[in-house]
Molecule: transfer RNA
Organism: Pteropus alecto
RNA sequence: GGUUCCAUAAUGUAGUGGUUAGCAUGUCUGCUUUACACACAGAAGGUUCUGGGUUUGAGCCCCAGUGGGGUCA
Numbered sequence: 001g002g003u004u005c006c007a008u009a010a011u012g013u014a015g016u017g018g019u020u021a022g023c024a025u026g027u028c029u030g031c032u033u034u035a036c037a038c039a040c041a042g043a044a045g046g047u048u049c050u051g052g053g054u055u056u057g058a059g060c061c062c063c064a065g066u067g068g069g070g071u072c073a
Base pairs, nucleotide, nucleotide: 001072002071003070004069005068006067007066010025011024012023013022018056027043028042029041030040049065050064051063052062053061
């Protein structure tokens, strides 16, 4: 340099163009316990990497950029 894949909550990850973006772990509160942990109940936490485009409507489709991984030279 060419090509290809990925970017979603603190972490990992799911998500047919149309419901309030879901699940697990973690965090917080309650409950429980002599106390801690586990279990149980509840809550908070997301400008879906950035910009633009398509569309009535974009996490999803298109283009460019940024960052990271694979592969070829």